RNA sequence: ACGGCAACCGACUCUAUCGCCGGCCGCCGUCUUCACGGACGGUGGCGGGAGGAAAGUCCGGGCAACACGGGCCGCCAUACUUCCUAACAGGAAGGCUGCAGGGAGGCAAGAGCCCUGCAGACAGCGAGUGCCACAGAAAGACAGACCGCCGGGGGCGUGCCUCCGGUAAGGGUGCAAGCGCGAGGUAAGAGCUCACGACGGCGGACAGCGAUGUCCGCUGGUGGUAAACCUUAUGGGUUGAAAGACCAAAUAUACCGACAGUUAAGGGCGGGCCCGCCCGUUGUCGGGGGGUAGGUCGAUAGAGGCCGUCGGCGACGACGGCAGUAGAUUGAUGAUAGAGACUGCCCUUCGGGGCAGGACAGAACCCGGCUUAUGACGUUGCCGUUCCC
Numbered sequence: 001a002c003g004g005c006a007a008c009c010g011a012c013u014c015u016a017u018c019g020c021c022g023g024c025c026g027c028c029g030u031c032u033u034c035a036c037g038g039a040c041g042g043u044g045g046c047g048g049g050a051g052g053a054a055a056g057u058c059c060g061g062g063c064a065a066c067a068c069g070g071g072c073c074g075c076c077a078u079a080c081u082u083c084c085u086a087a088c089a090g091g092a093a094g095g096c097u098g099c100a101g102g103g104a105g106g107c108a109a110g111a112g113c114c115c116u117g118c119a120g121a122c123a124g125c126g127a128g129u130g131c132c133a134c135a136g137a138a139a140g141a142c143a144g145a146c147c148g149c150c151g152g153g154g155g156c157g158u159g160c161c162u163c164c165g166g167u168a169a170g171g172g173u174g175c176a177a178g179c180g181c182g183a184g185g186u187a188a189g190a191g192c193u194c195a196c197g198a199c200g201g202c203g204g205a206c207a208g209c210g211a212u213g214u215c216c217g218c219u220g221g222u223g224g225u226a227a228a229c230c231u232u233a234u235g236g237g238u239u240g241a242a243a244g245a246c247c248a249a250a251u252a253u254a255c256c257g258a259c260a261g262u263u264a265a266g267g268g269c270g271g272g273c274c275c276g277c278c279c280g281u282u283g284u285c286g287g288g289g290g291g292u293a294g295g296u297c298g299a300u301a302g303a304g305g306c307c308g309u310c311g312g313c314g315a316c317g318a319c320g321g322c323a324g325u326a327g328a329u330u331g332a333u334g335a336u337a338g339a340g341a342c343u344g345c346c347c348u349u350c351g352g353g354g355c356a357g358g359a360c361a362g363a364a365c366c367c368g369g370c371u372u373a374u375g376a377c378g379u380u381g382c383c384g385u386u387c388c389c
Stems, first nucleotide, its partner, number of pairs: 001385008012340007020049002023046010051360001055371002058369005063240004075236005080094005095122001096120008123231002128229002130225003146171002148167009179197002182194003198222001199220009244297004253289001255287008266279004305322007342357006
C1' cells in the first nucleotide's frame, strides 16, 4: 500500500409545488344555548410529523386488572467473583480455562513465565442413578486375554500345533482401555513398591472484599457425560393495552309512575249468584337500570436527551444549566422539480465539466437491554499478501 474479518461512527441538506395525519388561530354557514360557549360542514393562515435498529418479541421493569392466611412439595428460571442498575439471562472491572500471535531467557527445542487479542451456561460426576453409537475380546466390572510375552502338560514333521494357567509392559480397536515417567521387583509383568511430576480430597500459613493465587503438610493410585435424571444455592402469584377506566345512540326491555281499554284467563273483597271495587292483563306516554354499536381516556415529559463540573480504573453516580409541538386506529409521515454537499468513473485548456450512486428498513402503551439486518466515506484492533528502509 492493497485485501479480509470484527467493533464503532454515520444515516445527506435546503427551497418550491401537489398530497396525507394530527395541533393552534381566524372567517363563513347550519344546529343548539338566555348568554358565554359547544357540535358539524366549508374555507384561510401558522408551525409539527419515524428509527438506529421503529424489526425479532428473547430477557427485565413501569403501568393495569384479577388472585392472595402460613408452611412443605412440585414447576420454571438463573449458576466463577465483586460491583453498576428500578430490574435483568444486561453492563463494568477482575479471576480461571482454552486458542492464536509476540517477547524475555536459552547453544537449540519443548514445558513453564511475561504481554496482547479472541472465545467460554465457567456450581457439583470424590453424593446416588442412568448412558457411552460404530469398531473392539473387553466401555465400568473382584475390569478385560484378540495378537504378543511368560510358566507348565501333551503331540509330532524339533519349531511348530494344542490344552491349562499367569500377565495390561508391547501391538491392535476406538473419542475414550483406566495418571505420566524412571528405577526396583518378577518366570513374564503390574502403583506391586519407591522417587519425581500432573490431578483430586483434607488441613494450615500468607496476599486479596471475593473468585482465586503462592507456599507447606497429610492423603487417594485417579475415564467421560448434568443444554442426562439429579444435588446444592438463589429468585419467581397469573394475565397483558384486545390490560383496564369512563360516557353512551337506535332497537328490544327488568323495574316504577300516570292515563286509557278489557273483565276475555286467573285471584281477593261473606258459602253461592249478579253488580261494583282492588290486584292482574293489554296499549300509549314519561321515568329508568344493565348491555351493544360508537366515542373519550389509558397515550406520549420519560428510571428521558444534550452540555458542563465533581467523584469513580470503569459500568455509573451527584450537582448545575439548556432545549423540547409525532400520536394514527382501513392505521399519516409521500411524490415531483431545482440547487448544494459527499463518493465513484470519464474528459480537461487544471479554472472546471459530464454521467452515475445513497443501504437496512418503517412507530402503535412506555422504558432499559440483548439479538438480527444495514451501501459508501472515516476511525480503531486483528489477520493475510506484496514492496521499501
A computed fold for a 389-nucleotide RNA from a Bacteroidales bacterium, annotated as Bacterial RNase P class A. Its mean pLDDT, the model's own confidence on a scale to 100, is 76. It matches the Rfam family "Bacterial RNase P class A". Its Rfam clan is "RNaseP clan". The source organism's lineage runs through Bacteria, Pseudomonadati, Bacteroidota, Bacteroidia and Bacteroidales. The gene name in the source record is rnpB. Of the family's consensus pairs, 93% are formed in the model.